[in-house]
Transfer RNA from candidate division WWE3 bacterium RIFCSPLOWO2_01_FULL_39_13, 72 nucleotides, folded computationally. Rfam family: tRNA. By type it is a transfer RNA. Rfam links the family to the GO term triplet codon-amino acid adaptor activity. The coordinates come from a structure-prediction model, not an experiment, and the mean pLDDT is 81.

RNA sequence: AGGCCUGUGGUGAAAUUGGUAUCACGGCGGUCUCCAAAACCGCUAUUCUGGGUUCGAGUCCCAGCAGGCCUG
Numbered sequence: 001a002g003g004c005c006u007g008u009g010g011u012g013a014a015a016u017u018g019g020u021a022u023c024a025c026g027g028c029g030g031u032c033u034c035c036a037a038a039a040c041c042g043c044u045a046u047u048c049u050g051g052g053u054u055c056g057a058g059u060c061c062c063a064g065c066a067g068g069c070c071u072g
């Protein structure tokens, strides 16, 4: 320098042909208990950045950033 892959809550992931962003762990509150743990209930918080297409973008297009792999 070129090519490919990945980027989603604090963490790990899902999201069908573009149509309400979901699950688990965590955190917070509650029920239960003498207390705590466990269990159960509720809450919490997410699409790497900037543009474009579209009625509508996590998904498609362009540029960039970050990480990984490959070629030289």
Stems, first nucleotide, its partner, number of pairs: 001071007010025004019055001026044006048064005